Context: one part of a larger RNA
RNA sequence: GAUUGAACGCUGGCGGUAUGCUUAACACAUGCAAGUCGAACGGCAGCAUAAUCUUCGGAUUGAUGGCGAGUGGCGGACGGGUGAGUAAUAUAUAGGAAUCUGCCUUGUAGUGGGGGAUAACUAUCCGAAAGGAUAGCUAAUACCGCAUAAUGAUUACGGUUUAAAGCAGGGGAUCUUCGGACCUUGCGCUACAAGUUGAGCCUAUACAAGAUUAGCUAGUUGGUGAGGUAAAGGCUCACCAAGGCGACGAUCUUUAGCUGGUCUGAGAGGAUGAUCAGCCACACUGGGACUGAGACACGGCCCAGACUCUUACGGGAGGCAGCAGUGGGGAAUAUUGGACAAUGGGCGCAAGCCUGAUCCAGCAAUACCGCGUGUGUGAAGAAGGCCUUCGGGUUGUAAAGCACUUUUGUUAGGGAGGAUGGUGAUUUUGGCGAAUACCCAAAGUCAUUGACGUUACCUAAAGAAUCAGCACCGGCUAACUCCGUGCCAGCAGCCGCGGUAAUACGGAGGGUGCAAGCGUUAAUC
Numbered sequence: 001g002a003u004u005g006a007a008c009g010c011u012g013g014c015g016g017u018a019u020g021c022u023u024a025a026c027a028c029a030u031g032c033a034a035g036u037c038g039a040a041c042g043g044c045a046g047c048a049u050a051a052u053c054u055u056c057g058g059a060u061u062g063a064u065g066g067c068g069a070g071u072g073g074c075g076g077a078c079g080g081g082u083g084a085g086u087a088a089u090a091u092a093u094a095g096g097a098a099u100c101u102g103c104c105u106u107g108u109a110g111u112g113g114g115g116g117a118u119a120a121c122u123a124u125c126c127g128a129a130a131g132g133a134u135a136g137c138u139a140a141u142a143c144c145g146c147a148u149a150a151u152g153a154u155u156a157c158g159g160u161u162u163a164a165a166g167c168a169g170g171g172g173a174u175c176u177u178c179g180g181a182c183c184u185u186g187c188g189c190u191a192c193a194a195g196u197u198g199a200g201c202c203u204a205u206a207c208a209a210g211a212u213u214a215g216c217u218a219g220u221u222g223g224u225g226a227g228g229u230a231a232a233g234g235c236u237c238a239c240c241a242a243g244g245c246g247a248c249g250a251u252c253u254u255u256a257g258c259u260g261g262u263c264u265g266a267g268a269g270g271a272u273g274a275u276c277a278g279c280c281a282c283a284c285u286g287g288g289a290c291u292g293a294g295a296c297a298c299g300g301c302c303c304a305g306a307c308u309c310u311u312a313c314g315g316g317a318g319g320c321a322g323c324a325g326u327g328g329g330g331a332a333u334a335u336u337g338g339a340c341a342a343u344g345g346g347c348g349c350a351a352g353c354c355u356g357a358u359c360c361a362g363c364a365a366u367a368c369c370g371c372g373u374g375u376g377u378g379a380a381g382a383a384g385g386c387c388u389u390c391g392g393g394u395u396g397u398a399a400a401g402c403a404c405u406u407u408u409g410u411u412a413g414g415g416a417g418g419a420u421g422g423u424g425a426u427u428u429u430g431g432c433g434a435a436u437a438c439c440c441a442a443a444g445u446c447a448u449u450g451a452c453g454u455u456a457c458c459u460a461a462a463g464a465a466u467c468a469g470c471a472c473c474g475g476c477u478a479a480c481u482c483c484g485u486g487c488c489a490g491c492a493g494c495c496g497c498g499g500u501a502a503u504a505c506g507g508a509g510g511g512u513g514c515a516a517g518c519g520u521u522a523a524u525c
Base pairs, nucleotide, nucleotide: 001525002524003523004522006521007520008519009518010517013371014370015369016368017367018366019364020363021329026327027326028325030324031323032322035074036073037072040071041070043067044066047065048064049063050061051060052059053058081282082281083280091206092205093204094203095202096201099199100198104195105194106193107192108191109190110189111188112146114144115143121136122135123134124133125132126131152161153160154159166187167186168185169184170183171182174181175180208254209253210252215245216244217243220242221241222240223239224238225237226236227235257279258278259277260276261272262271263270264269284305285304286303287302288301307318308317309316310315335361337360338359339358343357344355345354346353347352374404375403376402377401384395385394386393387392410461411460412459413458414457418452421449422448423447424446425445426444427443428442429441430440431439469514470513471512472511473510474495475494476493480509481508482507483506484505490497491496
């Protein structure tokens, strides 16, 4: 000199853009943060509508809109947080072969015919509660056989074996038990192949400190065989051999998430790893598996432990390192806010619902950038202050005065863009099709959709009105005099000042530097 997720002191007008628990991975009250689908299903608690009955109080009917709880599907493995652990099962880079991959894309083939249960519900019972037991009833895209089957799997090459589910819209003939069959369209379902995306595995190199850590290692190193895994492999096991690593630092100890980057520097390098992005690890502590395409799963399950709450003492409930917020710790770090309007995600045919992701607003000079606190004129060089050699000098064109302007702020009015999108209605054309249905696509018209928001921005009005501090002035280092003090009180980054004229302490006047900041402290280069 530059820099900071900074803090402290004094001061403080506005806007834009960023950033904001670096400490206790300490403990957490409260609310919210993952749901959705009735176009899979049986149903119908509550709401609304309709119909019927009515003693006018109301009652009944899943009939319609819809839907609590339940079965079922998909999603809760993403998104969000934190950095405890981890010096290598991490990360970065470059390679590799022995693998899996829901949804999505492309292609081929299929989607036939049956069965038995079970929750909900009803009844009874147990329990303080959480919850549970027994009996009975019922549905499915839940579950299980049968059929079919290769380009799948397996094989001794003869063979063996393996699947599925329906739902919704529309409809001219034909059939009908009047439910529908049937046709068609869309969404699904099954098998296989390929792709995409994601994930798992292996190798090499790089990646802290300590030798006041020198030897370490028995599944240890390799082989054969078997098991196991989606997959190679001591991954596991039996047997056999005795290997493997190490001064090119093994092992041990301490510290630490890694990287793109960031800061500094001419560079080489040094330091660092907040925000943003990629990867990893973790989710009260330790262990375990289940489900699933994917987890050994932050807001899932089981066991143990510590802690907290509750209890009828038998037993139960909980996990903010999600967003806010509280206590604590600390020099120190924000609102128990708004909205799904946009972007993105989950579910759904869709409408839509959910989304503390996200977008916004609030707080903080925490940082960077921009603007303002007036402009011109004005010498009687006013008064006052300070200094003085008492002549004057200086503050100083500074003020006052005069003439202007109105950024910011105040008041009032207007007013984009973020919506070229989304959604609904309707018209036309095209596609599909037996079809002027339905459905899909494109185009046109109309309507509607903004949290921010009293938005940005623009216009008008009045009025200099509403806005300057902080540090320093001995040298380094830009800037000097007076008074007070008298080795005292004090200053100080270094040299050093102060013991009676201190440009170095304290005050004043003046000056210098930066400026909504200035200085100090801490830290890095």
Molecule: small-subunit ribosomal RNA, 5' domain
Organism: wastewater metagenome